The RNA shown here (Glycine riboswitch aptamer) has 87 nucleotides and comes from a Parvularculaceae bacterium. The sequence was found by an Rfam model in a public genome assembly. Model confidence (mean pLDDT): 81 of 100.
RNA sequence: GCGGGAGAGACCUCGCCCCGCCGCUCGGCGGAGGGGGCAGGCGCCGAAGGAGCAACGGCCCCGGAAACUCUCAGGCACAAGGACCGC
Numbered sequence: 001g002c003g004g005g006a007g008a009g010a011c012c013u014c015g016c017c018c019c020g021c022c023g024c025u026c027g028g029c030g031g032a033g034g035g036g037g038c039a040g041g042c043g044c045c046g047a048a049g050g051a052g053c054a055a056c057g058g059c060c061c062c063g064g065a066a067a068c069u070c071u072c073a074g075g076c077a078c079a080a081g082g083a084c085c086g087c
Stems, first nucleotide, its partner, number of pairs: 001087004009042001011041003015038005021031004043076003049072001050070003056063003
């Protein structure tokens, strides 16, 4: 590099922006809330990364593994990413 590759809300918001729809007295204003984005809130996941330590070793403190643990980061439709496996 190629192929395979899991988990967890397509959550909520009366907020902001854009697009679209309807009405009007058509400079514009008003209405409802369809789609997208941002922001905020709660819940959750562990398999990028990061952090912690058991045996053990040296000696009182250091070293010390993970798929275990934590969830800072990351992730929770698709996509992307993705430890690990095969080539």